This is a predicted structure of a 79-nucleotide RNA (c-di-GMP-I riboswitch aptamer) from an Anaerolineales bacterium. The prediction has a mean pLDDT of 85. NCBI's taxonomy places the organism under Bacteria, Bacillati, Chloroflexota, Anaerolineae, Anaerolineales.
[in-house]
RNA sequence: AAGGUGAAACUGGCGAAAGUCAGUGGCGCAAAGUCAUGGGUCUAAAGCUAAACGAAGCAAAGGCUGCCAGACUACCGAA
Numbered sequence: 001a002a003g004g005u006g007a008a009a010c011u012g013g014c015g016a017a018a019g020u021c022a023g024u025g026g027c028g029c030a031a032a033g034u035c036a037u038g039g040g041u042c043u044a045a046a047g048c049u050a051a052a053c054g055a056a057g058c059a060a061a062g063g064c065u066g067c068c069a070g071a072c073u074a075c076c077g078a079a
Base pairs, nucleotide, nucleotide: 004029005028009024010023011022012021013020014019027066033072034071035070037069038068039067040064041063042062047058048057049056
């Protein structure tokens, strides 16, 4: 440079929730591409404890790759 991607917000759907999908939108990103492998973090339906109908605690097998790292892949370029 040519491109790529697409934050928040809004609308509709899925989900117990965290979140996610699609549309509009465009904060930013040189890996903000892919993979949940390690750490971190979010939620807690079922479950367990406790309680006695109002609440509480524990905990992912559920999420976050635009939290960090790792692995794999990748455009341009003098480097």